[in-house]
The RNA shown here (transfer RNA) has 75 nucleotides and comes from a Theionarchaea archaeon.
The prediction has a mean pLDDT of 82.
The sequence is in RNAcentral, with records from ENA.
It matches the Rfam family "tRNA". From the family's description: Transfer RNA (tRNA) molecules are approximately 80 nucleotides in length. By type it is a transfer RNA.
RNA sequence: GGGGCCGUAGGGUAGCCUGGUCCAUCCUCCCAGCCUCCCAUGCUGGUGACUCCGGUUCAAAUCCGGGCGGCCCCA
Numbered sequence: 001g002g003g004g005c006c007g008u009a010g011g012g013u014a015g016c017c018u019g020g021u022c023c024a025u026c027c028u029c030c031c032a033g034c035c036u037c038c039c040a041u042g043c044u045g046g047u048g049a050c051u052c053c054g055g056u057u058c059a060a061a062u063c064c065g066g067g068c069g070g071c072c073c074c075a
Stems, first nucleotide, its partner, number of pairs: 001074007010028003020058001030046005051067005
């Protein structure tokens, strides 16, 4: 230099191909309540995320282009 794959809450993960509104899924962590003498377990509720910019569209995590970062292959 060329090619491929990937980037989503504090951590992990689904959704992307086939755009759809409400509250973006689930697990875990954390917070509050219930329970308990206390803790743990269990139950209920809550906070928190689409790597960045631009484009297309009524509407973008999803489609298109460009950057950034990571991994792999070729040279």